Predicted 3D model of an 88-nucleotide RNA (c-di-GMP-I riboswitch aptamer) from a Candidatus Izemoplasmatales bacterium. The source organism's lineage runs through Bacteria, Bacillati, Mycoplasmatota, Mollicutes and Candidatus Izemoplasmatales.
RNA sequence: AAUAUUCAGGGGCAAAGUCCGAGAAAUCGGGCGACGCAAAGCCACAGGACUAAAGAUCCGAUGGAUCCAUGUCGGCUGGGUUGCAAUA
Repeated sequence: AAUAUUCAGGGGCAAAGUCCGAGAAAUCGGGCGACGCAAAGCCACAGGACUAAAGAUCCGAUGGAUCCAUGUCGGCUGGGUUGCAAUA
């Protein structure tokens, strides 16, 4: 340096919930909080899932329904990329 593994030590992240804020929503940011995670660090390329503002169409029409991602999810899967320690 590379690969594999995860016993130990020191650590790391932070689910649900809740408070404040942003957003049409999905969801996101911050505080508290820990379900868990050896990449639960980072990246929307592929698949998948979520939402449906705007737009389109329709209707029994100041509203409702359907379609739809350019939006969202990396703690859904694959993939890319970076990294600590110990052992082999």